A computed fold for a 121-nucleotide RNA from Abyssisolibacter fermentans, annotated as FMN riboswitch aptamer (RFN element). The coordinates come from a structure-prediction model, not an experiment, and the mean pLDDT is 80. The sequence is in RNAcentral, with records from MGnify. Rfam family: FMN riboswitch aptamer (RFN element). About the family: The RFN element is a highly conserved domain that is found frequently in the 5'-untranslated regions of prokaryotic mRNAs that encode for flavin mononucleotide (FMN) biosynthesis and transport proteins.
[in-house]
């Protein structure tokens, strides 16, 4: 560089109502890359040496919106420590567009696109 494959999860139970997986109580879910201190797992040469792994809300990207330079969600408190918004404990918060009784979870654009991952030449 070319090609191939892969690349998103989730309303159980109850209430109101003519009607709601949309409201209310409660439940459930978390794309990709980075960072990863003394967490977790493993290896050995036993050296706090090395390897793997750990973030929805820290940084960046994708998706989404837009004529467009562009725009685009959400975290605090306590603990340990030299060092943590990443570990431990607790309490919070967030989630495109269209449709429909108002939707992160249903249906649809989408058997799409794509951050990227793996493999082949």
């Nucleotide at each position: 560089a070319u090609c191939u494959u892969c690349a998103g999860g989730g309303c159980a139970g109850g209430g109101u109502g003519u009607a709601a997986u949309u409201c209310c109580c409660u439940a459930c879910c978390g794309g990709c890359g980075g960072u990863a201190a003394u967490g977790c797992g493993g290896a050995u040469a036993u050296a706090c040496u090395c390897c793997g792994u750990u973030a929805g809300c820290c940084c960046g990207c994708g998706a989404g919106c837009c004529u467009a330079u562009g725009c685009u969600g959400a975290u605090c408190u306590g603990g340990u420590g030299a060092g943590a918004u990443u570990c431990c404990a607790g309490a919070g918060c967030c989630g495109a567009c269209a449709g429909u009784a108002a939707a992160g979870u249903c249906u649809g654009g989408a058997u799409g696109a794509a951050a990227g991952a793996a493999g082949a030449u």